[in-house]
Context: one part of a larger RNA
Formats: sequence, structure tokens, C1' cells
RNA sequence: CUCUCUCUAAGGAACUCGGCAAAAUAGCCCCGUAACUUCGGGAGAAGGGGUGCCUCCUCACAAAGGGGGUCGCAGUGACCAGGCCCGGGCGACUGUUUACCAAAAACACAGGUCUCCGCAAAGUCGUAAGACCAUGUAUGGGGGCUGACGCCUGCCCAGUGCAGGAAGUUGGUGACCUGAUGACAGGGGAGCCGGCGACCGAAGCCCCGGUGAACGGCGGCCGUAACUAUAACGGUCCUAAGGUAGCGAAAUUCCUUGUCGGGUAAGUUCCGACCCGCACGAAAGGCGUAACGAUCUGGGCACUGUCUCGGAGAGAGGCUCG
Repeated sequence: CUCUCUCUAAGGAACUCGGCAAAAUAGCCCCGUAACUUCGGGAGAAGGGGUGCCUCCUCACAAAGGGGGUCGCAGUGACCAGGCCCGGGCGACUGUUUACCAAAAACACAGGUCUCCGCAAAGUCGUAAGACCAUGUAUGGGGGCUGACGCCUGCCCAGUGCAGGAAGUUGGUGACCUGAUGACAGGGGAGCCGGCGACCGAAGCCCCGGUGAACGGCGGCCGUAACUAUAACGGUCCUAAGGUAGCGAAAUUCCUUGUCGGGUAAGUUCCGACCCGCACGAAAGGCGUAACGAUCUGGGCACUGUCUCGGAGAGAGGCUCG
């Protein structure tokens, strides 16, 4: 000097990206226990008190309770043995995962919804035989999306997809009929000319309407109110339709440490607001939400060698001598 430990005056997070690590808490009994809540929880909330031994009483000899006494600094005397509280994000939850850098907000999930499938099912594997599905039968099976629960889930079918439906073949010229006439209007298709060709003809394509918890999409410019500012309002262009509710500097905000408020003596983080959303937004779900989390993030109490700032000690190694 390195490692593993023990102790440390005063201070107590000043350390640091960050209380990382360490310390602290701890068993059992009694008292007591908030917001919120899906009324189950939250909860061991929090916060207090007790705890040994001897003796007497209640008592079943167990356990527990009560009275009296007694010892120590200390009675769960060693070991074993929760730190706690407040706010926010995400995910409802218990689970699952990258064997050997990631355990999570990722996956799954119960629930929701769409769609296919009538059984020799749909779907899957296989050239096939055959097999799974399933010794199941629509309260079943396959696939897609979403992801407890609560309140909800707006507009667009132009394009793409999906399912349904039904008509259609169209070369030129054109006699003729009706409207009292007509150069106008409606009907009509003979004949002639030309081209191709025996013919029939499904699906598809085209066409018609439908469909978004199908793939997806959800505007621009200009002006306007009796201070100013702003624009409920108006005009115009484009579109299939121009983003509704809710939320919003957000796991999304570039400018940005936005601005205001809170917390600190001081806060690029955090919380509450504002809305100018570069580039939220409604099952690639939107917004809330009790409980839960080796999750992420901010604050506080307790506690400490994390630190001011070091020091002392034990063991092991290194080092020196042998």
C1' cells in the first nucleotide's frame, strides 16, 4: 500500500450523477393508527409503552393476568430479527423475460372488441398417406388489436383492403314514327358500307352502394370589437374529412433552465398552473384510478466515516530479512 472487518471527538449528506455503501429499524404483548378507497384494504400505517429473576393470588400442572420484592448501564441482554413518511410518472394486480452486461415502463394476464369456422370445420404441418385442432362442436375452435376497474371512444369510405350486388359491350351512315309546321325535341333501328370472326363463356377488371375496436387520414391565407391586445365574427382557397371529449413544456416541447406559483439561503431536476401541442388525442385506445412494484423520479424524518478529514485497531496479502 491492497483486501475483509471493528471503533471514532464535534458536525450529520456539507459526499455524490444519485444517501451508492454503511449505519439505523427489528422478536413478542398492550395501547393507538390519517388521507384515500374498488369498503376488501391502506395497516405491522404512523406513533407510544412493556419485556429479566424471586414470591403470592386468580388458575388445569399449559398460557395469560394482577399484587409485592429484587439485580444490572443494559432483561427479544448473544444469535436470529421490518427503517419510516409525503408527492409524481409508468404498468391495474400475482406472474414471465434477454442461461453469461438489460427484470423493466418490455411480454403475459383476466376483461373488451373485430373477424373466420356448421364439422370430412376454419387454421397449421406434410409431395402424399396421415396428423394436430379434438375423442372438442359456436357458452366451441383459429386469427388480429386492446389490456383490471371507472367515465368514454368524435369526424372522414376519396385512396388501399374486405364483404356484397348488378348492368355492360360502344365502327360509320341512317330510312322511318310522334310533337298541326320545323332547321328544334323525343323515339327508332330496317337497309347500306367497313372491320373482325363460328360460337358459348366463369372469376377478375371496370361499375354500384356498404364497411374504421379494417390499412389509414383528421388544412391554409386575409380581415374584424369605442386604449391597446386578442378575435366570439366575416371573407376566400383547398379537401374524403379538416382533431371532438379529455389531456398538454408531457417517457411526447426544438426554441427551453418557456412564464407564473410552491418547495430551498440558493432548485437545468420535482410539484401545481398557463397553452404559443416544432411534432398529444381517443382500443398502434384517451383521461382518471384504490391496491400492488428488487420499477423510475422529487422531498422529508431517523441514522450514520458518504463527507469536513482524517485517525486508531484486528486478520490476510504485498514488502524486507531469513
Large-subunit ribosomal RNA, domain IV from Brassica rapa, 322 nucleotides, folded computationally. The coordinates come from a structure-prediction model, not an experiment, and the mean pLDDT is 85. It is recorded under the gene name rrn26. It matches the Rfam family "Bacterial large subunit ribosomal RNA". The full RNA is in RNAcentral, with records from ENA.